[in-house]
Description:
RNAcentral holds the sequence, with entries from ENA and MGnify. This is a predicted structure of a 72-nucleotide RNA (transfer RNA) from a bacterium. Its Rfam family is "tRNA". Its family is annotated with triplet codon-amino acid adaptor activity in the Gene Ontology. It is annotated as a transfer RNA. RNAcentral records the identical sequence in 2 taxa. The coordinates come from a structure-prediction model, not an experiment, and the mean pLDDT is 81.
RNA sequence: GGUCCUAUAGUGUAAGGGUUAGCACGGGGGACUUUGAAUCCCCAGAUCCGGGUUCGAUUCCCGGUAGGACCU
Numbered sequence: 001g002g003u004c005c006u007a008u009a010g011u012g013u014a015a016g017g018g019u020u021a022g023c024a025c026g027g028g029g030g031a032c033u034u035u036g037a038a039u040c041c042c043c044a045g046a047u048c049c050g051g052g053u054u055c056g057a058u059u060c061c062c063g064g065u066a067g068g069a070c071c072u
Stems, first nucleotide, its partner, number of pairs: 001071007010025004018055001027043005048064005
C1' cells in the first nucleotide's frame, strides 16, 4: 500500500427496513432476613462519526475513524 471483516448500555450480546432498540452480568432502590448470602420486584443506562436512498435506517449505499485477519 491492497482486499476482507467488525463497531449497539460499564461488559458480553440480539434485533437485517416499521420494536417503547430486547436479554444476561454489572450499578442504584426496595421486599425477605437478627445481620449477611441467596431469592424476588422496580429503576437508570446504548445504535462509532458525517452524508445519501427511503414515507420510514440499528438494518441498505458512500466516505471517514478505530480495531482485527490476510496479501504485499